RNA sequence: AUGCGCCAGUGCCACACCCGUUGCGAGGCGGGGUCGGAAAGCCGAGGGUCUUCCAGCGUGAAGAUGGCCGGGUUGCCAAU
Repeated sequence: AUGCGCCAGUGCCACACCCGUUGCGAGGCGGGGUCGGAAAGCCGAGGGUCUUCCAGCGUGAAGAUGGCCGGGUUGCCAAU
């Protein structure tokens, strides 16, 4: 430098579910838990899905989801 992860090691995060808390809600936060993850670190002005609002509709608005995809960006070790 590559963004490749075959082998290895130190570690990391935490699905579902349960408890508490918060939100109209999707969900968020904390604790337990451990399905999985090589970025399951961060970014919501690309798309998807979900929620709310409007009597209804939609080329609507607002929001949620980064563990849906894609993209941007940062990091550890190994390998070359």
c-di-GMP-I riboswitch aptamer from a Pseudomonadota bacterium, 80 nucleotides, folded computationally. It was read from a public genome assembly, where an Rfam model found it. The prediction has a mean pLDDT of 82.